[in-house]
The RNA shown here (SAM riboswitch aptamer (S box leader)) has 171 nucleotides and comes from a soil metagenome. Its Rfam family is "SAM riboswitch aptamer (S box leader)". From the family's description: The SAM riboswitch is found upstream of a number of genes which code for proteins involved in methionine or cysteine biosynthesis in Gram-positive bacteria.

RNA sequence: CUUAUCGAGAGUGGCAGAGGGACAGGCCCGAUGAAGCCACGGCAACCGCUUGACGGCGGCUGAGUAUCGACGAGUUGCGACUCCCAUGUGGAUCGCGGCGACGAUACCCGGCUCCGGAAAGGCCCAGGUGCCAAAUCCUGCUCCGCAGCGAAAGCCGUGGGGGAAGAUGAG
Numbered sequence: 001c002u003u004a005u006c007g008a009g010a011g012u013g014g015c016a017g018a019g020g021g022a023c024a025g026g027c028c029c030g031a032u033g034a035a036g037c038c039a040c041g042g043c044a045a046c047c048g049c050u051u052g053a054c055g056g057c058g059g060c061u062g063a064g065u066a067u068c069g070a071c072g073a074g075u076u077g078c079g080a081c082u083c084c085c086a087u088g089u090g091g092a093u094c095g096c097g098g099c100g101a102c103g104a105u106a107c108c109c110g111g112c113u114c115c116g117g118a119a120a121g122g123c124c125c126a127g128g129u130g131c132c133a134a135a136u137c138c139u140g141c142u143c144c145g146c147a148g149c150g151a152a153a154g155c156c157g158u159g160g161g162g163g164a165a166g167a168u169g170a171g
Base pairs, nucleotide, nucleotide: 001171002170003169004168005167006166011040012039013038014037015036019029020028021027023140024139025138026137041132042131043130046128047127048123049122050121051120054116055115056114058113059112060111061110062109064107065106066105067104068103074099075098076097077096078095079094080093082092083091084090085088136165141162142161143160144159145158146157148155149154
């Protein structure tokens, strides 16, 4: 800097000894012990783990149908120039040579496996954080309402939307 969440939840003991709730205003907490540190415990489910619709011109494989195949299925070496893309030791096409068949291609129905993975759920077993008074304690800037007071400017209270700031996670 980006992004998600922030009205739920969860504390005891020891040390310590006056502050704390980010900031400002309020309002609270605190010698029946604040901050901080340590030990043990807990909450939650962000990361994590797991299930996984579906997808992949991924790989292997089984059945069926059609077509091609000794007038050469395929495979391999060399070369050509054209095409394709995910741009590489890539694929397609063509030529020449070697090997030479329960072969190959397409469609369709399955199986195994690999990769990705929505939504929703599950878990807390292992791990990384976080958190354990009060809504982020409330408000702060702006917009839209409503009640009261006032001749008005306005004051005051209240409901809602957005934002700022802050906290935590992930990057």